Predicted 3D model of a 72-nucleotide RNA (transfer RNA) from Neocallimastix californiae. The organism belongs to Neocallimastix, within Eukaryota.

């Protein structure tokens, strides 16, 4: 300088165009003399950033930035 991938909850990640799941974790309760297990219950997403396509985008197009990966 050129190609490829990847971006969604504090971290791990599903999720092929119609309300965004999931385990860890974290808050409350229950069990406990406590603590940890274990049950039950909530809380936390402008789905990385601008345009665009559509009636309708986390999905599809175009770009940027960001990180890894290969080429030189």
């Nucleotide at each position: 300088g050129g190609g490829g991938a990847u971006g969604u909850a504090a971290c791990u990640c599903a999720g092929u165009g119609g309300u965004a799941a999931a385990g860890u974790g974290c808050u409350u309760g229950c069990u406990u003399u406590g603590c940890a297990u274990g049950c039950a219950a909530g809380a936390a997403g402008c789905c990385u950033c601008g345009g665009g396509u559509u009636c309708g985008a986390u999905c599809c197009c175009c770009g940027a930035c960001a990180u890894c990966u290969c080429c030189a």